[in-house]
Context: one part of a larger RNA
């Protein structure tokens, strides 16, 4: 890992509910005991029920509270009971497996830890202390020299101890090794053999190390099916309904009570209940808005009072281009302001609709971890596939079509079949089913990712100036004099700066736009004339574009590919398109019914509920079988399914059917167990 067997809601005894069947104001026995040995028979202790209430004496259809009740609480009316099924709960191991532990007896120091006795082991070089000898040396010691000696957790460096680094080795040659390397190597050294000390206990030069490959408390046996609000697992079929992820309280919070939503059965209601839709009739302070209150605010005015300056002996007066409360004008703001104030919702009432559906009681439940999306809000950056409420919708528990693929987005709820229509959403150039007209805009491949900000892109529309008394725009030509205005200045000549900016001659011409110079000069420009001959500028508003635009493996609109489009905006007529709807023909459930039949229903996770199929046993009947049973291979056919099955082959002794009854009663999944490959 694959096949093939095994593999989980059982039983006892209470209970409580429903089904059934027996007697009934009653049921019904236990333990024994007889006994013909039967699911008999006797046995009435004793259980339930026929009357409650009170704490209780008690009383009693009543009773407790009370002095006392016309009060008030519980009664008073409403059959029970003893079997048998079957649902669920208790108690027990109670659907199965699964801990880590705890606890109590033992069993270990043949590995390790320290100890205790007795025993062994340490090539082979080096160093060269004390004492001791001789001499020197001293008054005499010190003391120096030179020999001798031979200490020492001394040196180097085999055995033997260790395991410092690294490399291999990692399903290994090995559940700790191999190779190089290294550290101790007379010592707190190493080692044999006996023998000692232990499980909350022993040893530990301490690391929680170590106590047989096992140690923050060892094995092994037991208590023991320990517990396990946690994980996985939990077996055939079909038909009805069909949740839920929420309040409250929880040593709660991934677990529970209770409610809430689901199913099952009973009884009620019955123009009455729940929803919708109308209509009346109501309460509200939300949205919007508005400053009337409560704050917060703009700019003005006005003025109390402050501040400054002035006069003044005091009192006090007088100026202010400071500051400025309260009024008043004027513009704004609010979840915890409102002078107002909706839409919806909500209440209730009447009607209409109406096989929709209520309500009461009971049996059994599951859920209490929700996602996403649109809307109103809190938190959060008007961040987040982010977090919390409200509300509605899907998704959960939902298949089909659409969206290139895509639980929660649009469309639409799958009883089966069928080579029939029509439609939704979405589409209609080709890949791919289905198109064609009108009318306009885009030129960017925009379509087919943004934004502030930018631009003589282009469409539509309006509003102002010029303009055949000739405009814009080009081109020619003119743009002078007083005068280098005046003051500054080294200079300052239209053009560094300050000042003022006149006049004259003109068609016009600046006391000078700019660019230039050291200052001049020189170029332009305003302004004027001519040429030339029909619109031209300014601004606002509007439709599509363009830039603004950088991301990591190769780009793209799902791809090809498209431009009066196959793009965008607007019209028109049509098509296609889903498991939607229609037809048709079959199946079941409900409801109604003239019993002919008509109508409706049928997605479905947890989960309620109803119906059947297989297996083995055991009862009664009734069968097959050596002329060939089971089982094993194959398999027409046949049922709505689980399943039945004639036949044909192997196979060599049992077995079917029907009717009821009992279970060890159904396996793709448990890192299940066993075996086989």
């Nucleotide at each position: 890992g694959u096949c093939c067997g095994c593999g989980a809601g059982u039983c006892a005894c209470g209970g409580u509910a429903u089904g059934u069947g027996g007697c009934a104001a009653g049921g019904c026995u236990a333990a024994u005991c007889u006994u013909g040995c039967a699911g008999a028979g006797a046995a009435g202790a004793g259980c339930c029920g026929u009357a409650g209430c009170g704490a209780a004496a008690g009383c009693g259809a009543g009773u407790g509270c009370u002095a006392a009740c016309u009060g008030c609480g519980c009664g008073u009316c409403c059959a029970g009971u003893c079997g048998c099924g079957u649902g669920c709960c208790g108690u027990g191991g109670a659907c199965c497996c699964g801990a880590a532990g705890c606890c109590c007896g033992g069993u270990g120091a043949g590995c390790u830890a320290c100890u205790c006795u007795u025993g062994g082991a340490c090539a082979g070089g080096g160093u060269g202390a004390a004492g001791c000898c001789u001499c020197g040396g001293u008054a005499a010691c010190a003391c120096g020299a030179g020999g001798u000696g031979g200490a020492g957790g001394c040196c180097c460096g085999a055995a033997c101890c260790c395991g410092u680094a690294u490399c291999c080795g990692u399903u290994g040659a090995a559940a700790a090794g191999g190779g190089u390397u290294g550290g101790g190597a007379u010592g707190a050294u190493c080692u044999g053999a006996g023998a000692g000390u232990u499980g909350g206990a022993g040893u530990g030069a301490a690391a929680g190390g170590c106590u047989u490959a096992u140690c923050a408390a060892a094995c092994u046996g037991g208590g023991u099916a320990a517990u396990a609000g946690c994980u996985g697992g939990u077996u055939c079929u079909c038909c009805u309904c069909g949740a839920a992820a929420u309040g409250u309280c929880u040593u709660u919070a991934g677990g529970g009570a209770c409610a809430g939503c689901c199913u099952g059965c009973a009884c009620g209601a019955a123009u009455g209940c729940a929803a919708c839709u109308u209509g009346u009739g109501g309460g509200g302070g939300u949205a919007g808005a508005g400053c009337a209150c409560u704050g917060u605010u703009u700019g003005g005015u006005c003025u109390a009072g402050g501040g400054c300056c002035u006069c003044g002996a005091c009192c006090g007066a007088g100026g202010u281009a400071c500051c400025g409360a309260a009024g008043c004008c004027u513009g704004a703001c609010a979840a915890a302001c409102u002078c107002c104030g909706a839409a919806u919702a909500c209440c209730a009432c009447a009607a209409g609709c109406g096989u929709c559906a209520c309500g009461u009681g009971u049996g059994g439940a599951g859920u209490g971890a929700g996602a996403c999306u649109g809307u109103g809000g809190g938190g959060g950056c008007u961040a987040a596939g982010c977090u919390u409420c409200a509300u509605a919708g899907u998704c959960g528990a939902a298949a089909g079509g659409g969206a290139a693929a895509c639980a929660g987005c649009c469309c639409a709820g799958c009883c089966c079949g069928c080579c029939a229509g029509c439609u939704a959403a979405g589409g209609c150039c080709c890949c791919u089913a289905a198109a064609u007209c009108c009318g306009g805009u885009u030129a960017a491949g925009u379509c087919a990712c943004u934004a502030a900000g930018g631009a003589u892109g282009u469409u539509a529309g309006g509003u102002c100036u010029c303009u055949a008394g000739a405009a814009c725009a080009g081109c020619u030509a003119g743009g002078a004099u007083g005068u280098u205005g005046g003051c500054u200045u080294a200079g300052a000549g239209g053009c560094a700066g300050c000042c003022a900016c006149c006049a004259u001659u003109u068609a016009a011409a600046c006391a000078g736009u700019g660019c230039g110079u050291a200052a001049u000069a020189g170029c332009u420009g305003a302004c004027u004339a001519g040429u030339c001959g029909a619109g031209a500028g300014a601004u606002c508003u509007u439709g599509c574009g363009c830039c603004g635009a950088a991301a990591a493996u190769g780009a793209u609109c799902g791809g090809g590919a498209g431009u009066c489009a196959a793009a965008c905006c607007g019209g028109a007529u049509g098509c296609c398109g889903a498991a939607g709807c229609u037809g048709c023909g079959g199946a079941u459930c409900c409801u109604c019914u003239u019993c002919g039949g008509a109508g409706g229903a049928u997605g479905g996770u947890a989960g309620a509920g109803g119906a059947g199929c297989g297996u083995u046993c055991c009862a009664u009947g009734c069968g097959g079988g050596u002329c060939g049973a089971a089982g094993c291979g194959g398999g027409a056919a046949u049922g709505g399914a689980a399943a039945u099955g004639a036949c044909c082959g192997u196979g060599g002794a049992c077995u079917g059917c029907a009717u009821g009854g009992a279970a060890g009663u159904g396996a793709u999944u448990a890192u299940g167990c066993g075996g086989a490959c």
Large-subunit ribosomal RNA, domain II from a Kiritimatiellia bacterium, 677 nucleotides, folded computationally.
Lineage of the source: Bacteria > Pseudomonadati > Kiritimatiellota > Kiritimatiellia.
Its mean pLDDT, the model's own confidence on a scale to 100, is 85.
Its Rfam family is "Bacterial large subunit ribosomal RNA". Its Rfam clan is "LSU clan".